[in-house]
RNA sequence: UGGAGCGGGUGCAUGGUCGCUCGGGUGUUAAGACCCGAGAGGAAAGUCCGAACUCCGUAGGGCAGGAUGGUUCGUAACACGAACGCCAGGCGACUGGCGGAAAGUGCCACAGAAAAUAUACCGCCGAAUCUUCGGGUUCGGUAAGGGUGAAAUGGCGAGGUAAAAGCUCACCGCCUGCAUGGUGACAUGCAGGGCAGGGUAAACCCCAUCCGGAGCAAGACCAAAUAGGAAGACGCUUGAGGGCUGCCCGCCUGAAGUCUUCGGGUAGGUUGCAAGAGGUGCCGGGUGACCGGCAUCCCAGUGAAAUGAUCAUGGCCUCGCAAGGGGUACAGAAUACGGCUUAUAGCCCGCUCCAUUUU
Numbered sequence: 001u002g003g004a005g006c007g008g009g010u011g012c013a014u015g016g017u018c019g020c021u022c023g024g025g026u027g028u029u030a031a032g033a034c035c036c037g038a039g040a041g042g043a044a045a046g047u048c049c050g051a052a053c054u055c056c057g058u059a060g061g062g063c064a065g066g067a068u069g070g071u072u073c074g075u076a077a078c079a080c081g082a083a084c085g086c087c088a089g090g091c092g093a094c095u096g097g098c099g100g101a102a103a104g105u106g107c108c109a110c111a112g113a114a115a116a117u118a119u120a121c122c123g124c125c126g127a128a129u130c131u132u133c134g135g136g137u138u139c140g141g142u143a144a145g146g147g148u149g150a151a152a153u154g155g156c157g158a159g160g161u162a163a164a165a166g167c168u169c170a171c172c173g174c175c176u177g178c179a180u181g182g183u184g185a186c187a188u189g190c191a192g193g194g195c196a197g198g199g200u201a202a203a204c205c206c207c208a209u210c211c212g213g214a215g216c217a218a219g220a221c222c223a224a225a226u227a228g229g230a231a232g233a234c235g236c237u238u239g240a241g242g243g244c245u246g247c248c249c250g251c252c253u254g255a256a257g258u259c260u261u262c263g264g265g266u267a268g269g270u271u272g273c274a275a276g277a278g279g280u281g282c283c284g285g286g287u288g289a290c291c292g293g294c295a296u297c298c299c300a301g302u303g304a305a306a307u308g309a310u311c312a313u314g315g316c317c318u319c320g321c322a323a324g325g326g327g328u329a330c331a332g333a334a335u336a337c338g339g340c341u342u343a344u345a346g347c348c349c350g351c352u353c354c355a356u357u358u359u
Base pairs, nucleotide, nucleotide: 001355002354003353004352005351006350007349008348009347010346012314013313014312015311016310017309018308020039021038022037023036024035025034026033041330045341046340048339049338050337052335053215054214055213056212065211066210067209068208069207070084071083072082073081074080085098086097087096088095089094099206100205104204105203106200107199108198121146122145123142124141125140126139127138128137129136130135154172155171157169158168159167173195174193175192176191177190178189179188180187181186219271220270221269222268229262230261231260232259233258234257241253242252243251244250278297279296280295281294282293283292284291285290315328316327317326318325319324
């Protein structure tokens, strides 16, 4: 200098005008009004996990069902994270994957002899037999070579053989046992075994661990009108109640109800609901995820509906000679929290690897 790998940050700024929601204050019977302050995100999104909280259920155990799946650690918990292990890919930084297929059952398109009790298309070898002497036919041996396929029954070399073959041997791989190191996954070494065991578990299944259900429209409290319910009082021709009326008398009407209280509960309201597994800074522990201590801060809360609009100035990108024009991502809280996943224009920073050049 060029290319690449991994991680982090930011993701328009300032001011004016007009509005909206919430909180506080002034003032008020109250409301309106006025003043001050606060008012979306890294994902607020998907609602995919986990857990808080609430109600319901629940003696204990089992079955069924579901989830997770290398090891150890972190965490309130996790389908999360950290470190490490093994396998695979890459020159490398680095990235991806992860229980069991030698318990059982099932499945494996096309091609191919054969896709898993095995088997043989071409070929190789032997015997018999026929022969036009080129070879053919039949039987047997074999799986080295060719061919098919995503995948072919340990690999490679030597010995061996008619040709071959773990048939035998060395090395590698695999299996079994032991030893050493490590908390562990696992690693290393030694000895033995001739080799058995294709793939698929997001097929059934097996093993280990974990798991009640519904959700803030949860739940709690206050509580109209109307219609039911309960109790009490009055009344049923000896006139309850209603109308005329300020009241009494009176007049009219009138027939089995009327009034009061209580309770449940709907609309509506309040709460849950904003001090929290909280943010920031410093110090300490730990390889790390993370944990502890101290100081400091208070930071949205709706009507499923607020958080906006507009103007000016300035950044950045872009078109243009210029004047000037255009653009400025993804997106919008609803009980709150930890993750994961997905969307995201542009800009900035750090660490590392490879190649080349110079010293």
This is a predicted structure of a 359-nucleotide RNA (Bacterial RNase P class A) from uncultured Desulfocapsa sp. Its Rfam family is "Bacterial RNase P class A". Rfam classes the family as a ribozyme. The coordinates come from a structure-prediction model, not an experiment, and the mean pLDDT is 76.